Background:
A computed fold for a 516-nucleotide part of an RNA from an uncultured bacterium, annotated as small-subunit ribosomal RNA, 5' domain. The sequence was found in a public genome assembly. The prediction has a mean pLDDT of 84.
Context: one part of a larger RNA
RNA sequence: GGAUGAACGCUGGCGGCGUGGAUAAGGCAUGCAAGUCGAACGGAUCUUAUAUUGAUGAAGUUGAGAUUAUAUCAAGAUGACUGAUAUAUAAGAUUAGUGGCAGACGAGGUAGUAACACGUGGGUACGUCCCCUCUAGUCACGAAUAGCCCACCGAAAGGUGGAGUAAUACGUGAUGGUCUCGCGAGAGUAAAGAUUUAUCGCUAGAGGAACGGCCUGCGGGGUAUCAGCUAGUUGGCAGUGUAAUAGACUACCAAGGCUAUGACGCCUAGGGGAGGUGAGAGCCUGACCCCCACCGAUGGGACUGAGACACGGCCCAUACACCUACGGGUGGCUGCAGUCGAGAAUCUUCCACAAUGGACGAAAGUCUGAUGGAGCGACGCCGCGUGAUUGAUGAAGUCCUUCGGGACGUAAAGAUCUUUUAUGAGGGAAGAAGUUUAUUGACUGUACCUCAUGAAUAAGGGGCUCCUAAUCUCGUGCCAGCAGGAGCGGUAAUACGAGAGCCCCAAGCGUUAUCC
Numbered sequence: 001g002g003a004u005g006a007a008c009g010c011u012g013g014c015g016g017c018g019u020g021g022a023u024a025a026g027g028c029a030u031g032c033a034a035g036u037c038g039a040a041c042g043g044a045u046c047u048u049a050u051a052u053u054g055a056u057g058a059a060g061u062u063g064a065g066a067u068u069a070u071a072u073c074a075a076g077a078u079g080a081c082u083g084a085u086a087u088a089u090a091a092g093a094u095u096a097g098u099g100g101c102a103g104a105c106g107a108g109g110u111a112g113u114a115a116c117a118c119g120u121g122g123g124u125a126c127g128u129c130c131c132c133u134c135u136a137g138u139c140a141c142g143a144a145u146a147g148c149c150c151a152c153c154g155a156a157a158g159g160u161g162g163a164g165u166a167a168u169a170c171g172u173g174a175u176g177g178u179c180u181c182g183c184g185a186g187a188g189u190a191a192a193g194a195u196u197u198a199u200c201g202c203u204a205g206a207g208g209a210a211c212g213g214c215c216u217g218c219g220g221g222g223u224a225u226c227a228g229c230u231a232g233u234u235g236g237c238a239g240u241g242u243a244a245u246a247g248a249c250u251a252c253c254a255a256g257g258c259u260a261u262g263a264c265g266c267c268u269a270g271g272g273g274a275g276g277u278g279a280g281a282g283c284c285u286g287a288c289c290c291c292c293a294c295c296g297a298u299g300g301g302a303c304u305g306a307g308a309c310a311c312g313g314c315c316c317a318u319a320c321a322c323c324u325a326c327g328g329g330u331g332g333c334u335g336c337a338g339u340c341g342a343g344a345a346u347c348u349u350c351c352a353c354a355a356u357g358g359a360c361g362a363a364a365g366u367c368u369g370a371u372g373g374a375g376c377g378a379c380g381c382c383g384c385g386u387g388a389u390u391g392a393u394g395a396a397g398u399c400c401u402u403c404g405g406g407a408c409g410u411a412a413a414g415a416u417c418u419u420u421u422a423u424g425a426g427g428g429a430a431g432a433a434g435u436u437u438a439u440u441g442a443c444u445g446u447a448c449c450u451c452a453u454g455a456a457u458a459a460g461g462g463g464c465u466c467c468u469a470a471u472c473u474c475g476u477g478c479c480a481g482c483a484g485g486a487g488c489g490g491u492a493a494u495a496c497g498a499g500a501g502c503c504c505c506a507a508g509c510g511u512u513a514u515c516c
Stems, first nucleotide, its partner, number of pairs: 001516004006512005013384006019377002026340003030337003035101003040098002043095010057081001060078003065073002108295003118219007126212003131208008139173004149162005179188003193200002221267003228258003233255004238250003270292004274285004297318005320331004348374001350373003356370001357368004387417004397408004422453006431443001460505005465486003471500005481488002
C1' cells in the first nucleotide's frame, strides 16, 4: 500500500447494486415453511329441479246449539288455495376417510470426517419413479376393510367391540411371442380402470435420455517429544447377502498384510470451483454464488418406496422441556420471521404467488418463508450533491505581531444566475408469456417524463518533532499527559491540553484485529 461477512470512536444528505449470527451444532413461545387429485372409490353435508307425501294456515259451503227478530253469534264437519316435513330420482358444490402421486426435491447448517470425503483420470459386476421411441397385451372371478351407523372406555392424547359397504386398495385363476429356472422335456411368472368419447391411464419387453451405486491410479494438513501396527487381520475355498463386486458377513484352511517413500497414534480440518495479495514464483483464506460430501436434540434401528436407513415419517433408549383429572400423554427452528442466552458483533414475528421454478391435477386450479420483492444496518463498492459567477472599503470579528503591519480572505456581506438534489402538482411504464381474443403486476402510482417553489434540505474526521504532507501563541512544569518506532514533558514544549492557522481524506474519517 491492498484486502475484510468485520467491530469500536466521532460524524452522517441521497440513490443504485451487493451484503448481514463468523460466538453457544446453546435453549426455544407464536405463526407459517408439503401438499394435491371428486376425471380412482363408497359415503356424509348443502343447494336446485321433478314426482309422491301432505303439517299449518285458510276464501268459501254447511251447521248441533244460543238468541227478541227477516238479523247476529257459534262447537263441529267440509274445504278451492297455501305448501312445512319426509321419501325417491337427477344435476351441481364442498369434503373427513380409503386409494394414487409427491413428502429422498427444494430450503438450512458445517457438528463429524485426514476418508475413495473431495478434485481429476480410468473401470464395470449393477439399478432407475417420472420423460421419449418401438413392440405386444389390457380376459374371468373373489374375500375383506376404512369411512358411515350402533354400543362402550378415557381428563386428554386416543382406543375397543358389533353390523354392513366401495375402488386404479388386496387376492385367485386364465393367457403369455417376451422374462426367470432348466442340457432338454417342461415348470413358473402380468395387467385397472376413469370420463364430457376424445383422451388419460395400467401390464410385459427392447432401446434412449438423464441420474445414481460400486471399484481404482494420481493429488492436496501438522506432529517422530507417536516406531512399530494388525486375528476378519492378509489370502484361498464353499456359502450367505446385495440391484451389483467384495472378509461385506459365516464356516473351514493357510500365515499372512502394512511400515522410515512415515504405518499406527494424537492434534487440527468439510473438499473443490474460487477469493485476497504479489511483477511473478509463492503465501494466506474457503463469507456470499456454483458443484460434491456429510448432518438434522444425542445414540441406535429398520419399515415403506424407483429412490431414505428419511430435517417438518415410524420404533427404541437417553437428556431436556411442556400438558395432566397423577392413570398417562406430547415435543424437536442446523426452514422463514421472531425470542432468550453467550458475545466486540450481525436485520422484519413484512407483501405476493404477478414473473421464474417445483409438487399434484385432463384442466380450471391449489400449495410453495423456493423464488420475486419491499423493510432495517454507511457493512462494502460505485455514482451524485451540500451551489455557480461576480464581489476590496481587502468590512466587522478573531489570531499573530518587530505595533509598521500580517493571516483567516473573494472568504463573508452585497449583486446576478442555476435547480442536480429536496418539496409540491400533473402524466406514467417495461417486466405479461401461455394458439386467437380477453383477463392477469406483489413490487407500485415505483422507475421515468413535464411543470412550479426557492440557495433553498445537506460536512465532517484525523493529523501538523522525524520517519510523514502540514506551525504559531497561550496554559502546564518528569506533573497532567502523549506514543506505531525513535522518543516528548524537570519554566521560553512546533511532540502534553486549548485556541488560531495549515495539511490529508471526505459522507465518511480514524483506531483495533487478521492476511499478503